[in-house]
This record gives sequence, structure tokens and C1' cells, in this order.
RNA sequence: CGUCGUUCAGGGCAAACCGACCCGAAAGGGCGGGGCGCAAAGCCACCGGUCUACCGGAGAGAUCCUACGAUAGCGGGGUUGCCGAG
Repeated sequence: CGUCGUUCAGGGCAAACCGACCCGAAAGGGCGGGGCGCAAAGCCACCGGUCUACCGGAGAGAUCCUACGAUAGCGGGGUUGCCGAG
């Protein structure tokens, strides 16, 4: 340095749920609490999937379509990193 995964050590992140808090049309996100779990559950929306539908389009209507929105803890890919029993 590379590969591998967690042996050792230090640790890291934070699901559901709760909040008289904040943003958003919503999905969802932020903050605080809380831990289901995770060897990248660090970061990135490039590809696929999934979620939402304000605006826009169709419809007599119920409703349907639509991403410019979201999801990195859905998968792929890119990129950075701790440890070192191998």
C1' cells in the first nucleotide's frame, strides 16, 4: 500500500416510538429524547427501485398521470476513513 472482516483496542452512527419544537403541499427532513440494528447505517442523487403530487395535464366526478421533491438504514456505483488477529 492492497485485500479481507471485527481478533484486539478506542470508539462511531442511530430504527421504531415520543415531543405543547422547527421546515415542507406531502413524502420526508431538522432538533431533543430513545436504541432496532449497522464494519462504512461516513459522504455523494450517477443508474435502477420505492415514496409523495404543490404546480401542471386528463376526467362530469370519484380519481388517474406526472419530479423539478424525497429516500444513501432499498440495491448498484463513486469517494473518504478506524483497528490489524489474518